[in-house]
RNA sequence: GCUCCUUUAGCUCAGUCGGUAGAGCGGUGGUCUUAUGAGCCGCAGGUCAUGGGUUCAAACCCCAUAGGGAGCA
Numbered sequence: 001g002c003u004c005c006u007u008u009a010g011c012u013c014a015g016u017c018g019g020u021a022g023a024g025c026g027g028u029g030g031u032c033u034u035a036u037g038a039g040c041c042g043c044a045g046g047u048c049a050u051g052g053g054u055u056c057a058a059a060c061c062c063c064a065u066a067g068g069g070a071g072c073a
Stems, first nucleotide, its partner, number of pairs: 001072007010025004019056001027043005049065005
C1' cells in the first nucleotide's frame, strides 16, 4: 500500500426481509434476612463509531473517514 471482518447500554453480546432498540451481567430502589449474600418485584442507563447519501421510513442499503482485528505484498 491492497483486500476482508468488526464498531449497538458501564461490560459481554442479540437485533430475521428497512417499519417505535433488546437480553444477561453490572448499577440502583423496594421486599425478604438479626445482618450480608442469594431469591423475588421494579427503575435508570443508548447521538446504534463519525459525516454524508438513498428512502415515506435506516442499527440494517450505498459512499467517505476513524478505531480494532486478520490476510496478501